[in-house]
A computed fold for a 258-nucleotide part of an RNA from a Candidatus Pacearchaeota archaeon, annotated as large-subunit ribosomal RNA, domain VI. Its Rfam family is "Bacterial large subunit ribosomal RNA".
Context: one part of a larger RNA
RNA sequence: UUGGAUUUUUGAGAAGACUUGACAGUAGUACGAGAGGACCCUGUUGAACUAACCUCCGGUGUACCAGUUGUUCCAUCAGGAGCAUCGCUGGGUAGCUGUGUUAGGAAAGGAUAAACGCUGAAAGCAUCUAAGCGUGAAGCCUACUUCAAGAUUAGAAAUCCUUAUAGACCCCUCACAGAUUAUGAGGUUGAUAGGCUGUAGAUGGAAGCGCAGCAAUGCGUUAAGUCGAGCAGUACUAAUGGUCGAGCUUAGCUAGCA
Numbered sequence: 001u002u003g004g005a006u007u008u009u010u011g012a013g014a015a016g017a018c019u020u021g022a023c024a025g026u027a028g029u030a031c032g033a034g035a036g037g038a039c040c041c042u043g044u045u046g047a048a049c050u051a052a053c054c055u056c057c058g059g060u061g062u063a064c065c066a067g068u069u070g071u072u073c074c075a076u077c078a079g080g081a082g083c084a085u086c087g088c089u090g091g092g093u094a095g096c097u098g099u100g101u102u103a104g105g106a107a108a109g110g111a112u113a114a115a116c117g118c119u120g121a122a123a124g125c126a127u128c129u130a131a132g133c134g135u136g137a138a139g140c141c142u143a144c145u146u147c148a149a150g151a152u153u154a155g156a157a158a159u160c161c162u163u164a165u166a167g168a169c170c171c172c173u174c175a176c177a178g179a180u181u182a183u184g185a186g187g188u189u190g191a192u193a194g195g196c197u198g199u200a201g202a203u204g205g206a207a208g209c210g211c212a213g214c215a216a217u218g219c220g221u222u223a224a225g226u227c228g229a230g231c232a233g234u235a236c237u238a239a240u241g242g243u244c245g246a247g248c249u250u251a252g253c254u255a256g257c258a
Stems, first nucleotide, its partner, number of pairs: 003161007013147004019047007031036001049104005057098004064091005069084006108142003115135004167244004171187005192238003195234005201227003208221005250258001
């Protein structure tokens, strides 16, 4: 940004992207004595790069599960806790991530460069050029993606509000956000976070007891026990409480906006 707001937009302009190989068909065709070997057109598949994402394949996952060494402690056994790089080792949810997955470069239009032309004089001929008119590139302008009205030329549309309303903020609970801020989800007319319950998933068969064995140990109870982030349900806890909100001047004289 000319009453105050909310939402949706136009696009002046800006940024990004723009790469390229191989193979196959046409076709062993055109061409060529042969050797060799196409243009044009079409299809397939890659490399590097870029973006997004985490279903798959992997990594991480500092205490989620299990195993295990030394030592101290819980009086001892059993069972645990602390320390030792997270003590070490084997796994691993969410999240983050690449070597994983998906997608992209296209097609098309316009004006052109070199170049190739048409008509055509100066110069009765000739000449793509002098007037005029075409073809023509990975390049240029569009097209594609993103930002974008501080574009002070401050644009447009719809809706709401009229004296405490529309709306917004402080504060509080938070995360798909995050240094702070901002953004987004909520604040009892509530599932925002925690807790609780269930569950996906992880680990991999707890403790105690019983049985077998001299014992180490094994088996049964027992797909056990335990569990951070995921998903869902549930007001038990915490979302308390406050504030702002129509510029100036003239006219008008109160919601009508010149």